[in-house]
RNA sequence: GCGAGAGUAGUAUAGUGGCAGUACAUUAGCUUCCCAAGCUAAUAGCAGGGGUUCGAUUCCCCUUUCUCGCA
Numbered sequence: 001g002c003g004a005g006a007g008u009a010g011u012a013u014a015g016u017g018g019c020a021g022u023a024c025a026u027u028a029g030c031u032u033c034c035c036a037a038g039c040u041a042a043u044a045g046c047a048g049g050g051g052u053u054c055g056a057u058u059c060c061c062c063u064u065u066c067u068c069g070c071a
Stems, first nucleotide, its partner, number of pairs: 001070007010024004018054001026042005047063005
C1' cells in the first nucleotide's frame, strides 16, 4: 500500500428497517444476629460524520480504532 472482518451499558454478548435485550457487575429494598447466598426493583449503551427512508444499531459513503491475510 491492497483486501477482509469487528466497534452495542463498567465487562461479555444477542439483535439483518419499526420501544435496544440478556448475563455478570453497581445502587436500593426484603430476608439473616452479622456476613455470604437468595428474591425484588432501579441506574446505565448502538465508535464519529453524512446520505437513503415515513422511520436506521441494521442499508450506502467517508473518517477513526482494533484484528487477520497478501505484498
Transfer RNA from a Candidatus Sungiibacteriota bacterium, 71 nucleotides, folded computationally.
Lineage of the source: Bacteria > Bacteria candidate phyla > Candidatus Sungiibacteriota.
The coordinates come from a structure-prediction model, not an experiment, and the mean pLDDT is 82.
Its Rfam family is "tRNA". Rfam classes the family as a transfer RNA.